[in-house]
Molecule: transfer RNA
Organism: Methanobacteriota archaeon
RNA sequence: GCGCGGGUGGCUCAGCUUGGACAGAGCACCGGCCUUCUAAGCCGGGGGUCGCGGGUUCGAAUCCCGCCCCGCGCG
Repeated sequence: GCGCGGGUGGCUCAGCUUGGACAGAGCACCGGCCUUCUAAGCCGGGGGUCGCGGGUUCGAAUCCCGCCCCGCGCG
């Protein structure tokens, strides 16, 4: 340099193929219940510029273009 895969709450991931209403889950975190206390369990809550910029569209995490970062392969 070329090709492929990936980047979404603190962490691990789904959603992208087929654009649509407040973007979800588990774990973690916070509060409460329970318990002598802790853990477990139950109830509730907060937390996301969807890697960055631009474009298309009434509407973009999703489509298009460029760039950045990570991994694998080729040269």